This is a predicted structure of a 444-nucleotide part of an RNA (large-subunit ribosomal RNA, domain I) from Musa schizocarpa. Lineage of the source: Eukaryota > Streptophyta > Euphyllophyta > Zingiberales > Musa. Its Rfam family is "Eukaryotic large subunit ribosomal RNA".
[in-house]
Context: one part of a larger RNA
C1' cells in the first nucleotide's frame, strides 16, 4: 500500500410487526348540559350528545351455576303480541384438570425431490417445568362380551357466478314538408308492439329488444356417469357391572361507598376490607334462623343462520320532483364570496336539423353600422327555443274647470269583423230620343 479482522455509518432489503384511515350499521369505556317541572336542589332530558378505544360484512350474543312449580320446558338472535301464545332461522362443540410408559407416539426451520392450500427424505431446532393420543359431567375411564358400520382419488358433464359474440321484418308507391318516423295505399315479422337514436308520432332505418346458440374464466356443492384404488393388527357404535370417575381462587361470597335498573331490608357493575367450601356450590324477586324440596354447575374458550346498516362497492325501479322544484350543488359546487377563527355559503341549464356562426362591398381609427349572403325561419346572430307583467321609446288617435279612478243612463267619433244592397247605386265616355227657363242669331 493491498487484503483479512474490528467499530461506526449509508443504501437495499428475506422473515416478522400495522402504528394510520374510514367509521352508517355493531361493541366496550367514558360522560354533561339545553330542556321538562311556568321557579329549583333528587327527578327529568339520560344509563342520550360531545369524546377515546377495537372489529366485521355484519358485529354482539350463544350450547344453561337458566325459565319454572307445569303432564314440566330447554343455546343464541329477530319478528307479532298487555305477557296466553305464535312465528323466522336452527347446529353444536373445544380444553384445564389423570397415567403413552414396551418406548415423544408432536411441532417448527434449513436443503433437496415430488403427483404442491401440501407430501416425501435428510440435516437440525422446540419440548419431559409437558409437545401428541384419549376425556368434557349429557358424562368418562377400566374390564368383560357379542355383532354391526366405515375411510378416498382422477377425469367429463350439469347446476351457480362473471365476461365475450351472433340471432326477425319495408327505407315499396303517391300527398305535404327544409326534412317523413305524419297523411292515403299496398306488404312483411311477432316467444321481439320495452326502451333509445335517426333533419316532426318509425314493430319492420340503426342500437336493442324476445326465444335461444356459442365461447372463455372462476369458485364450490354432488347433481349425474365413467375410470383406479380395497387399506381392515385401523376408525367407530350397541349391551352388562361388588372397578373408578381429577370438574376452573383474591374466585364466589360477606361488609362498605359510588353509580345504575322497574328491581323494591340493595338488579347489574365497580373501588376498598374481609376472604370460602367439596355428603359442595349457585338461584327459586321481602332482610334473618331451622328444615325439607327443585332446579343448575360459575369462576375457561370456539360456533352458521335467522338481525342492524343516512360510510363504501355494484344492480334495477318508480301512481316522487321537473331549473324559486328536487340534494346546498342538473352548470368549472362545498365553487365563487364572506368571516381573524370556529364557521357561514350562493347565482347560475335550452341557437339551429347541421355552424352553413354572416363571404365579400361600403363609411369609420374601431366599436359598430348601411348593403350582400346563409337558413324552413336571423321576427333563431353566440347569456342566441318560446319571450308575460310592472317600466320606456316611436307612431296614430282622443279629452282638458272642480285630481285621476269608480257605477248608471243616453248620445256622438273611431278600427275591424260579417250581412244585406247587388237585376242596385255612385261616378266616367259616346250615341239617339223628347222637354223647356233665360239669353243670343236669322228670317217674316
Nucleotide at each position: 500500500g493491498c487484503g483479512a479482522c474490528c467499530c461506526c455509518u449509508a443504501g437495499u432489503c428475506a422473515g416478522g410487526u400495522g402504528g394510520g384511515g374510514c367509521u352508517a350499521c355493531c361493541c366496550g369505556c367514558g360522560g354533561a348540559g339545553u330542556u321538562u317541572a311556568a321557579g329549583c336542589a333528587u327527578a327529568u332530558a339520560a344509563a342520550u350528545a360531545a369524546g377515546c378505544g377495537g372489529a366485521g360484512g355484519a358485529g354482539a350474543a350463544g350450547a344453561a351455576a337458566c325459565u319454572u312449580a307445569c303432564g314440566a320446558g330447554g343455546a343464541u338472535u329477530c319478528c307479532c303480541u298487555u305477557a296466553c301464545g305464535g312465528g323466522a332461522u336452527c347446529a353444536g362443540c373445544c380444553c384445564a384438570g389423570c397415567u403413552u410408559g414396551a418406548g415423544a407416539a408432536u411441532c417448527g426451520g434449513g436443503c433437496g425431490g415430488c403427483u404442491g392450500c401440501g407430501u416425501c427424505a435428510u440435516c437440525u431446532g422446540a419440548a419431559u417445568u409437558g409437545u401428541a393420543g384419549u376425556c368434557u359431567g349429557g358424562a368418562g375411564a377400566a374390564g368383560c362380551a357379542u355383532c354391526c358400520u366405515c375411510a378416498g382419488u382422477g377425469a367429463c358433464g350439469g347446476a351457480c357466478c362473471g365476461g365475450g359474440c351472433c340471432c326477425a321484418a319495408g327505407u315499396c308507391c303517391c300527398c305535404u314538408g327544409g326534412a317523413a318516423a305524419g297523411g292515403g295505399g299496398c306488404a312483411c315479422c311477432g316467444g321481439g308492439g320495452a326502451g333509445g337514436g335517426u333533419g316532426a308520432g318509425a314493430g319492420c332505418c340503426c342500437c336493442g329488444u324476445c326465444c335461444g346458440a356459442c365461447u372463455c374464466g372462476g369458485a364450490c356443492c354432488u347433481u349425474g356417469u365413467c375410470g383406479c384404488a380395497c387399506c381392515a393388527u385401523g376408525a367407530g357404535g350397541c349391551g352388562c357391572u361388588g372397578u373408578u370417575g381429577a370438574c376452573g381462587a383474591g374466585u364466589c361470597g360477606g361488609g362498605u361507598u359510588g353509580u345504575u335498573u322497574g328491581g323494591g331490608a340493595a338488579u347489574g357493575c365497580a373501588g376498598c376490607c374481609c376472604c370460602a367450601a367439596u355428603c359442595g356450590g349457585g338461584c327459586g324477586a321481602u332482610a334473618a334462623a331451622u328444615u325439607c324440596c327443585g332446579u343448575c354447575c360459575a369462576a375457561u374458550g370456539c360456533u352458521a343462520a335467522a338481525u342492524a346498516u343516512g360510510g363504501g362497492c355494484g344492480a334495477g325501479a318508480g301512481a316522487c320532483c321537473g331549473a324559486u322544484a328536487g340534494c346546498g350543488a342538473a352548470c368549472a359546487a362545498g365553487u365563487a364570496c364572506c368571516a381573524c377563527g370556529a364557521g357561514g355559503g350562493a347565482a347560475a341549464g335550452a341557437u339551429g336539423a347541421a355552424a352553413a356562426g354572416a363571404a365579400c362591398u361600403u363609411u369609420a381609427a374601431a366599436a359598430a353600422g348601411a348593403g350582400a349572403g346563409u337558413c324552413a325561419a336571423a321576427g333563431a346572430g353566440u347569456g342566441c327555443u318560446u319571450g308575460a307583467a310592472a317600466u320606456u321609446g316611436c307612431u296614430a288617435g282622443g279629452a282638458g274647470g272642480g285630481a285621476a279612478g269608480c257605477g248608471g243612463a243616453u248620445g256622438g267619433g273611431g278600427g275591424c269583423c260579417g250581412g244585406u244592397g247587388a237585376u242596385g247605386c255612385a261616378c266616367c265616355u259616346c250615341a239617339g230620343u223628347c222637354g223647356g227657363a233665360u239669353g243670343c242669331g236669322g228670317a217674316a